Description
Transfer RNA from Helicoverpa zea, 74 nucleotides, folded computationally. NCBI's taxonomy places the organism under Eukaryota, Arthropoda, Glossata, Noctuidae, Helicoverpa.

């Protein structure tokens, strides 16, 4: 060029046929415990779901485009 996959918190990732407050773990912060740290408890912030547009009541979820990264093919 071509097909396939992925794109959701600072970080690697879940979200069960579209359905009413988007999630947990490390990290981060504050606290408890300790002389102290660590490690353990308990608690808080942080995301407009990679950008735009379309179905639809109703989109993270579907449809199209764009953009990146990955991998086969040529």
């Nucleotide at each position: 060029g071509g097909u396939a996959c992925a794109u959701u918190a600072g970080c690697g990732c879940a979200g069960u046929u579209g359905g009413u407050u988007a999630g947990a773990g490390c990290a981060u912060c504050g606290u408890g415990c300790u002389a102290a740290u660590a490690a353990c408890g308990c608690g808080g912030g942080g995301g407009u779901c990679g950008g735009g547009g379309g179905u639809u009541c109703g989109a993270g979820u579907c449809c199209c485009u764009c953009a990146u990264g990955u991998a086969c093919c040529a």

Source information: Its Rfam family is "tRNA".